[in-house]
Order: sequence, then structure tokens, then C1' cells
RNA sequence: CCACUGGGGGAGCCUUUUUGGAAGGCUGAGACGCGUACAUCAUACGCGGACCCUUGGAACCUGAUCUGGAUUAUACCAGCGGAGGGAAGUGGAA
Repeated sequence: CCACUGGGGGAGCCUUUUUGGAAGGCUGAGACGCGUACAUCAUACGCGGACCCUUGGAACCUGAUCUGGAUUAUACCAGCGGAGGGAAGUGGAA
């Protein structure tokens, strides 16, 4: 560095609209699909797929209803911060 097996993880924001839908836009590796429940201003949960990460761990969670900046808006950018947590084995190549 690669592969396999196992494991971990998130899915947000905005506009229009005939509104749990549809179309479009932003960031990102990823913002998808299906089902169930409940509901009738509008959510919750589950499953699957894709993607990312797997202790040499900034994937992701917590602090956080945090701080500053930008934006139509946001977990957008930066800070906080190498703070606290966080999922591993095998084989192969050089």
C1' cells in the first nucleotide's frame, strides 16, 4: 500500500410549489430508496443500498440551544481541539 472478513458512522440547510409530496439549489466521500407507525402544517422509527471510517483512530459522537465570521439558510467556514469519547483481525505485495 492492497485485499478479505468483521465492526463503527452520518444523511443537514435553503427556494418555489399543486405540501409528511415534487422540482431546483448549497456543502460534502456520502444528503438515496423502501416500509411501518402516527398525523393532517407535516414527524418518528425500522430495513436496505451507496459512501466514509476502523486504534498509526479528526469517520462519527459529546461539550453544543457554545464562540466568531459568512450566507437566503445550515452542524457553510473557522475556533473550541490533538479536549473527552469512538469501531480490528487475517492474508498478500513492495
Molecule: TPP riboswitch aptamer (THI element)
Organism: soil metagenome